[in-house]
RNA sequence: CUACGAUAAAGGCAAACUGCGGAUGACCGCAGGACGCAAAGUAAAGGAUCUUAUGCUUACAGGGACGUGAGACAAGACAGCCUUACAUGCCGAA
Numbered sequence: 001c002u003a004c005g006a007u008a009a010a011g012g013c014a015a016a017c018u019g020c021g022g023a024u025g026a027c028c029g030c031a032g033g034a035c036g037c038a039a040a041g042u043a044a045a046g047g048a049u050c051u052u053a054u055g056c057u058u059a060c061a062g063g064g065a066c067g068u069g070a071g072a073c074a075a076g077a078c079a080g081c082c083u084u085a086c087a088u089g090c091c092g093a094a
Stems, first nucleotide, its partner, number of pairs: 004092002012037002017032006035080001041086003045083003049077002056071005
């Protein structure tokens, strides 16, 4: 340096859930809380998954605009699903 990862030491992150706030929603932020994690560090480029306010299609109603219902769809979400990119980061038994 590369790989590897222990019933080691030190420190780190924080699922579900709860409270408050934001969003149509998926979900996000903060506080509490720990299921787990050796990149559970960073980045939505590809796939998977999730969501549907606006826009689109359609039904109803209506003079029309507005409206109500249904459907399909990322441009939205997710890095604690996988791949990829970055190389900044702790320790060192086998």

A computed fold for a 94-nucleotide RNA from Candidatus Brocadia, annotated as c-di-GMP-I riboswitch aptamer. Rfam family: c-di-GMP-I riboswitch aptamer. Its family is annotated with cyclic-di-GMP binding in the Gene Ontology. The RNAcentral record of the sequence draws on Ribocentre. Lineage of the source: Bacteria > Pseudomonadati > Candidatus Brocadiia > Candidatus Brocadiales > Candidatus Brocadiaceae. Its mean pLDDT, the model's own confidence on a scale to 100, is 82.